[in-house]
Context: one part of a larger RNA
RNA sequence: GCCAGGGAGUGUAUCUAAUUGGCGAGCCUAACUCGAGUAUCGAGGCAGGCACAGGGAAACCAAUACGGCCGCAGCGCUUUGCGUGAGGGCCACCGUCUUCAAGGGCGGGGAGUCAACUGGAUACGACCCGAAACCGGAUGAUCUACGCAUGAGCAAGACGAAGCGUGGCGAAAGCCACGUGGAGGUCUGUUAGAGUUGGUGUCCUACAAUACCCUCUCGUGACUUAUGUGUAGGGGUGAAAGGCCCAUCGAAUCCGGCAACAGCUGGUUCCAACCGAAACAUGUCGAAGCAUGACCUUCGCUAAGGUAGUUCGUGGGGUAGAGCGACCGAUUGGGAGAACCGCCUCCGAGAGGAGUCGGCCUCCCUGUCAAACUCCAAACCUACGGACGCCGUUGACGCGAGGAAUCCGGUGCGCGGGGUAAGCCUGUGUACCGUGAGGGAGACAACCCAGAGCCGGGUUAAGGUCCCAAAGUAUGAGCUAAGUGCGAUUGAAGGUGGUCGCAAGCCCUAAACAGCCGGGAGGUGAGCUUAGAAGCAGCUACCCUCUAAGAACAGCGUAACAGCUUACCGGCCGAGGUUUGCGGCGCCGAAAAUGAUCGGGGCUCAAGUUCAUCACCGAGACCUGGCAGCGCUCUUGACCGAGCGAUCUAGUAGGUUGGCAUUCUGGAUGGGUGGAAGCAUGGGCGAGAGUUCGUGUGGACCGUUCAGUAUCGAAAAUCCUGGC
Numbered sequence: 001g002c003c004a005g006g007g008a009g010u011g012u013a014u015c016u017a018a019u020u021g022g023c024g025a026g027c028c029u030a031a032c033u034c035g036a037g038u039a040u041c042g043a044g045g046c047a048g049g050c051a052c053a054g055g056g057a058a059a060c061c062a063a064u065a066c067g068g069c070c071g072c073a074g075c076g077c078u079u080u081g082c083g084u085g086a087g088g089g090c091c092a093c094c095g096u097c098u099u100c101a102a103g104g105g106c107g108g109g110g111a112g113u114c115a116a117c118u119g120g121a122u123a124c125g126a127c128c129c130g131a132a133a134c135c136g137g138a139u140g141a142u143c144u145a146c147g148c149a150u151g152a153g154c155a156a157g158a159c160g161a162a163g164c165g166u167g168g169c170g171a172a173a174g175c176c177a178c179g180u181g182g183a184g185g186u187c188u189g190u191u192a193g194a195g196u197u198g199g200u201g202u203c204c205u206a207c208a209a210u211a212c213c214c215u216c217u218c219g220u221g222a223c224u225u226a227u228g229u230g231u232a233g234g235g236g237u238g239a240a241a242g243g244c245c246c247a248u249c250g251a252a253u254c255c256g257g258c259a260a261c262a263g264c265u266g267g268u269u270c271c272a273a274c275c276g277a278a279a280c281a282u283g284u285c286g287a288a289g290c291a292u293g294a295c296c297u298u299c300g301c302u303a304a305g306g307u308a309g310u311u312c313g314u315g316g317g318g319u320a321g322a323g324c325g326a327c328c329g330a331u332u333g334g335g336a337g338a339a340c341c342g343c344c345u346c347c348g349a350g351a352g353g354a355g356u357c358g359g360c361c362u363c364c365c366u367g368u369c370a371a372a373c374u375c376c377a378a379a380c381c382u383a384c385g386g387a388c389g390c391c392g393u394u395g396a397c398g399c400g401a402g403g404a405a406u407c408c409g410g411u412g413c414g415c416g417g418g419g420u421a422a423g424c425c426u427g428u429g430u431a432c433c434g435u436g437a438g439g440g441a442g443a444c445a446a447c448c449c450a451g452a453g454c455c456g457g458g459u460u461a462a463g464g465u466c467c468c469a470a471a472g473u474a475u476g477a478g479c480u481a482a483g484u485g486c487g488a489u490u491g492a493a494g495g496u497g498g499u500c501g502c503a504a505g506c507c508c509u510a511a512a513c514a515g516c517c518g519g520g521a522g523g524u525g526a527g528c529u530u531a532g533a534a535g536c537a538g539c540u541a542c543c544c545u546c547u548a549a550g551a552a553c554a555g556c557g558u559a560a561c562a563g564c565u566u567a568c569c570g571g572c573c574g575a576g577g578u579u580u581g582c583g584g585c586g587c588c589g590a591a592a593a594u595g596a597u598c599g600g601g602g603c604u605c606a607a608g609u610u611c612a613u614c615a616c617c618g619a620g621a622c623c624u625g626g627c628a629g630c631g632c633u634c635u636u637g638a639c640c641g642a643g644c645g646a647u648c649u650a651g652u653a654g655g656u657u658g659g660c661a662u663u664c665u666g667g668a669u670g671g672g673u674g675g676a677a678g679c680a681u682g683g684g685c686g687a688g689a690g691u692u693c694g695u696g697u698g699g700a701c702c703g704u705u706c707a708g709u710a711u712c713g714a715a716a717a718u719c720c721u722g723g724c
Stems, first nucleotide, its partner, number of pairs: 001724006011124007019116005026050003032044004054061002064092001067091004074084004093108006127267002130264001134257006145231009154221001156188003159184001163180007193218003198214002201212002233249001235245003270659006280293005296403006305391003309388009321376001322374002329369002333365005340359003344355004409433010438449003453627007463617003466601003472614001474613006485603002494588003498585010515572005521545003526540003551566001554565003628649002630645005660713001662710001664708008678697008
């Protein structure tokens, strides 16, 4: 890993609701006793419980045995309706409490109780498995830590303390030298023995649940070691690492309390039908939980209206926008004006006067803003009323009761708050995902189309039509040359004589623009300056002549000249030229990490892009044939049958309902050695859970139906056991 078998809402008690049944103003017996055909059953058992009266803290007091009106179902009738009307509703009246009173609270015109079964709640192991822990009692110092007792062990070598001797010196204390001596948690050391530094070597399903090899440390001591003995679990022991206490230690091991508790993880077993959520609010030692409400479902009661849509009328609102010579606050530039204030200048001895500038104020022109501004002001929302539409006696709206799930939500779009921003945080409205399949978007929860009962046939939607790949190498007219682009996946400021288009101004056959040919002169080298200054360092002036035209020279150049161009004029040529503004498609701007790409191939009067047009393809949508379910109508004693559904059939959590299958028991009724169950294999039926038949094997039990019963259904739990 696979297969087989096992594997999870159970039992008791109490409460509560529904269903069914018994009795009913009552209902029921419990323990127990007696009888018998002895776990069953029959008879008793008035102890007790619930109900029959409430109100009040209590003392205490104590209720309609039905008066009036409305009216559902039903019934009746002379049937657009009328009458009656159980239950029901509204009054009236009554009990009690509060109480000066008024008012108010609770209650009152009899329905309960017992049993069974089912849903739920609570207590218990309480659907199953799962801790780390906590407590108790025992067992451990044969490992290891430390202590004690009795023993054992340490080749060889090195250094050479004290003491002592001899000699020398000294007044002495003493000092020095040479010997002797043999100290030491001394030294070397693969002595024995003990340790374990580095290789971060080998091994790492190992030789080994800590090993092997090399290297290394200690080796007369706080040394090593044998045997015996002592200390025990909140305790020991510890040259202290939370180390060690039998492969177990930040509290050993074993058994018990024990099925500890777990708001946490995982798992929880057959089929189908109807409806179908929430991820919000409030509270919470609450935030991974729970309760209540909102929301879902089922049942009951009541009885006639309801209001998601559209429109009209009458009210409410101050957001978008807009505006500010309408407030408030912010905010350009210019002009004019009188008074005041300030700096400076001038005149004046001073007082003061004149002027420029700035501030403030008024007027005119001009340029802008506001969530906490508004002279204005939508769409839209909302209240009430009317109409249409839709829903409703197949019971809406409403009321009550039983059962839940949910309390981490997310995304798109619109509008906000925070943030530089975010696949960010936090609101609000709506749609979708969640709980939604199908088609498209390459793949792609929430984007586009579209809400799937089943099996067929057609038509379309979004999106597409060169090939992959269904359908146009479609038609007409443009643009793009960048592979720009090839429909969701970006490209900025800025730049662009790339190209296409629109509009306007000016020049132009009396010849424009560009090009080519020719001229471009003289007074004069203007005057000054200067070494020089001649058109061209600088300063001043910038005239006149000849002319078709030619500057007291626009640029280059020279030391200064020279030289080369330009302006300006003529000729050649012959039709548009030039400038500005706006727009379309492009281009530059343009940098990322494994190899690139529009989904790919590939595409250029496109298979790109813009406008227009006609076809076709394309879904579970729509239409249509058949069938099923659900709901309703008719029919039937009941099945069967006939009909209706444009407005029924998606669905997680969850609620409700109907079935299939397994064990055993009772009643009824069947099969089986002329072959049961089981197993294998083949055929049929059913929407399915399943069921039935044939054949083989097998060799003794097994069904159907009604009613019960339950250790009743397996794919999952790092599930358990076994096999392979």